[in-house]
RNA sequence: UAAAUAUAUGGGCAAACUUGUCGAAAGGCAAGGACGCAAAGCUAUGGGUCUAAAGCUCCAGUGAGCAAUGACAGCCGGUUGCCUGU
Numbered sequence: 001u002a003a004a005u006a007u008a009u010g011g012g013c014a015a016a017c018u019u020g021u022c023g024a025a026a027g028g029c030a031a032g033g034a035c036g037c038a039a040a041g042c043u044a045u046g047g048g049u050c051u052a053a054a055g056c057u058c059c060a061g062u063g064a065g066c067a068a069u070g071a072c073a074g075c076c077g078g079u080u081g082c083c084u085g086u
Base pairs, nucleotide, nucleotide: 004086005085012037013036017032018031019030020029021028022027035074041079042078043077046076047075048072049071050070055066056065057064058063
């Protein structure tokens, strides 16, 4: 220095759920809370997933279908990157 493997030290993030708040919803934000995470950092110009307001179509309809310009990075991909025992 590289690879493999483990997780010690010091730190980091924070699922479900609860409360408040914004939103049509999905979901976001704040606080509490930890299921987990070595990229659970960044990226929504790639794939995928969720919602379906405006709008359009149908309808007897307060109904149904289509619909992303709305979201998700803790789904895959892309990209940057910390520590070191054996």
Record summary: Predicted 3D model of an 86-nucleotide RNA (c-di-GMP-I riboswitch aptamer). Its mean pLDDT, the model's own confidence on a scale to 100, is 82.